[in-house]
RNAcentral holds the sequence, with entries from MGnify. Predicted 3D model of a 151-nucleotide RNA (c-di-AMP riboswitch aptamer (ydaO/yuaA leader)) from a soil metagenome. The coordinates come from a structure-prediction model, not an experiment, and the mean pLDDT is 78. Rfam family: c-di-AMP riboswitch aptamer (ydaO/yuaA leader). Rfam's curators write: This family represents a conserved RNA structure found upstream of the ydaO and yuaA genes in Bacillus subtilis and related genes in other bacteria. The ydaO/yuaA element is thought to act as a genetic 'off' switch for the ydaO and yuaA genes in its native state. It is believed that the element may be triggered during osmotic shock leading to activation of ydaO, a predicted amino acid transporter gene, and members of the yuaA-yubG operon which code for KtrA and KtrB K+ transporters.

RNA sequence: UGCCGAAUUCCGCGUCGCCGGCGUGGAAGCGGGGGAACCAUUGGGACGGCGUCGAAUGCCGUCCCAGGGGCGAAUCGGGCCGACCUUCGGCCCGUAGCGCCGCUCUUUCGGCGCGAGCCCGUCAGCUAACCCCGCAGGCUCGAGAAAGAGA
Numbered sequence: 001u002g003c004c005g006a007a008u009u010c011c012g013c014g015u016c017g018c019c020g021g022c023g024u025g026g027a028a029g030c031g032g033g034g035g036a037a038c039c040a041u042u043g044g045g046a047c048g049g050c051g052u053c054g055a056a057u058g059c060c061g062u063c064c065c066a067g068g069g070g071c072g073a074a075u076c077g078g079g080c081c082g083a084c085c086u087u088c089g090g091c092c093c094g095u096a097g098c099g100c101c102g103c104u105c106u107u108u109c110g111g112c113g114c115g116a117g118c119c120c121g122u123c124a125g126c127u128a129a130c131c132c133c134g135c136a137g138g139c140u141c142g143a144g145a146a147a148g149a150g151a
C1' cells in the first nucleotide's frame, strides 16, 4: 500500500483547447454462454410393445400436462399485513451461500455486513472441434487475536 466485482493493461483514430474525459477500432489478459461422441436424463397421465394362462410389478417407445434455462454469493423456510386458502405485493425473522476486519496468502478463534437485481422466450444436461458475448457498475472511515509461509 482502500474495498466488492471478470470488468484490467497497452496501442491507433476522432472530439472536448492538453498526460484527463467521452466516442470508436485493435491487441493482450480476464470472465461467461452455446455446442458432438461417451455418459446422464424430474413427476403425473394416456396409448402401444415386451412380459404373463390372464393380470400386477417391471422394462422399452410415442404423445400430453406441470414449462424450462442463464448471469450472480444472492437460495430455501416460517410469520404478519393488504377483506381472500391459493396467486400477487409489502414488511419481519431465520437460512444455503458470499464478502469485510488495511502488506499478501493459508488455517483456527472472535466480530460485522450482504443474502439483490436483471435477462432469454417454450429452447439450452454434460461436451472435443467450433461459434458467440462481456470487461459494467457500486461502496467505505477505523482497521481484531493466534499459528505458519511470503513480498
Base pairs, nucleotide, nucleotide: 002139003138004137008028009027010026011025012024013023014022015021016020029135030134031133032132033131034130039125042066043065044064045063046062047061048060049059050058067123068120069119070118071117076094077093078092079091080090081089082088097114098113099112100111101110103150104149105148106147107146108145109144